[in-house]
Molecule: SAH (S-adenosyl-L-homocysteine) riboswitch aptamer
Organism: Rhodanobacter thiooxydans
RNA sequence: GCCGUCGAGGGGUGCUGCAGCGGACGCCGUCCGCCACGCUCGAUGUGCGAAUCCGUCGCAAGGGCGCCCUUUCCGC
Numbered sequence: 001g002c003c004g005u006c007g008a009g010g011g012g013u014g015c016u017g018c019a020g021c022g023g024a025c026g027c028c029g030u031c032c033g034c035c036a037c038g039c040u041c042g043a044u045g046u047g048c049g050a051a052u053c054c055g056u057c058g059c060a061a062g063g064g065c066g067c068c069c070u071u072u073c074c075g076c
Base pairs, nucleotide, nucleotide: 001048002047003045004044005043006042007041008040009039010069011068012067013066014065015064018038020034021033022032023031024030025029037062
């Protein structure tokens, strides 16, 4: 670094449907359905790869278009 798993990023809900997934078809594409944590951080592993080592401290920033609740701040 990749892959898998778990946790976190306050909660609920409506809409659209790109990627992705599933299905069908007259199949290098078309149609139908599902679909807005697919992102980031931390931890983890009989995993894959890479890599000098040790110690200390710390836990953030985002997420199409709306609505509601919660929390914080400011004003009235």